[in-house]
């Protein structure tokens, strides 16, 4: 330096002001936020991944609970100019997007599953060449 086993730790941010109203952090105006890996150069909107829903299996007090898997479904969104060898990633300007369930009223920001799970990141110990 390469191969490989195992354990542990870590691993998501954001409604502040005003308006209407019986009621809204949910509507309207102004705001605010941006997981992980990759990419010639720093990415919410380029490529891919994760959680969630759905799906399948098991159990069921029929409310749901547990498990599986990435085959297939939902799974969002960016343009112009500039610099440069190189940027849909930087700078300037303009734009756009955000699971499910709940709620006196419609939620990216509140509450809940979640003291969960996890993309992945790091550390310890070990195998063997």
């Nucleotide at each position: 330096g390469g191969c490989u086993g195992u354990u542990c730790u870590c691993a998501g941010g954001g409604c502040g002001g005003g308006g209407c109203g019986a009621a809204a952090u949910u509507c309207c105006c102004c705001a605010c936020c941006g997981g992980c890996g990759g990419u010639u150069a720093c990415a919410g909107c380029c490529c891919g991944c994760g959680a969630g829903c759905g799906c399948c299996c098991u159990u069921u007090u029929c409310g749901a609970a547990g498990g599986g898997g990435u085959c297939a479904g939902c799974a969002g969104a960016u343009c112009a100019g500039g610099u440069g060898a190189a940027a849909c990633u930087c700078c300037u300007g303009g734009g756009c997007c955000g699971a499910c369930g709940g709620u006196c009223a419609u939620a990216g920001u509140c509450c809940g599953g979640a003291u969960g799970a996890a993309a992945g990141a790091g550390a310890g110990c070990g195998u063997g060449u």
Predicted 3D model of a 129-nucleotide RNA (FMN riboswitch aptamer (RFN element)) from Paracoccus laeviglucosivorans. The prediction has a mean pLDDT of 76. Taxonomically the source falls in Paracoccus (Bacteria, Pseudomonadati, Alphaproteobacteria, Paracoccaceae).